The RNA shown here (FMN riboswitch aptamer (RFN element)) has 146 nucleotides and comes from Lentibacillus salicampi. Its mean pLDDT, the model's own confidence on a scale to 100, is 80. Its Rfam family is "FMN riboswitch aptamer (RFN element)". Rfam describes the family as follows. The RFN element is a highly conserved domain that is found frequently in the 5'-untranslated regions of prokaryotic mRNAs that encode for flavin mononucleotide (FMN) biosynthesis and transport proteins. It was read from a public genome assembly, where an Rfam model found it.

RNA sequence: ACGUUCCUUCGGGGCAGGGUGCAAUUCCCGACCGACGGUAAUGAGGCUUAGCUUCAAAGUCCGUGACCUGUGCGGUUUUUAACCAAGCAGUGGAUCCGGUGAAACUCCGGAACCGACAGUUACAGUCUGGAUGGGAGAAGGAAUUU
Numbered sequence: 001a002c003g004u005u006c007c008u009u010c011g012g013g014g015c016a017g018g019g020u021g022c023a024a025u026u027c028c029c030g031a032c033c034g035a036c037g038g039u040a041a042u043g044a045g046g047c048u049u050a051g052c053u054u055c056a057a058a059g060u061c062c063g064u065g066a067c068c069u070g071u072g073c074g075g076u077u078u079u080u081a082a083c084c085a086a087g088c089a090g091u092g093g094a095u096c097c098g099g100u101g102a103a104a105c106u107c108c109g110g111a112a113c114c115g116a117c118a119g120u121u122a123c124a125g126u127c128u129g130g131a132u133g134g135g136a137g138a139a140g141g142a143a144u145u146u
Stems, first nucleotide, its partner, number of pairs: 001146001003144008017029003031126002033115002035064004042056006059113002068090004074084004095111005117129003
């Protein structure tokens, strides 16, 4: 230093203002938000300034996660049954145009588009709830192989 195992901590944001109405943060006008890893011609910093190196940078690219469906290692109970549930499988949203250039779905300019389930005095990306949950993963530490 790489790999493996284990431990600890961390790990999601958002309707201002207005209209209609008995009633809407749910409809209408308008406003606002963008999880994790990868990719990088951009930006910032460091160095011995050729160059090397560190950090940040895509909601719509590639992949992952939450939700949902199936299966069910294993488990709970009052056991012909019900419930919980590791892992695995499935499902799973949205971008174009112009510019520069050798090269851009990532840069610059413009215009678009998307967003689980359940609940609700009326339809929800933003309210309430499952959730003091789960989680891709991030940081630190310990042991160990080479």

Description:
Of the family's consensus pairs, 100% are formed in the model.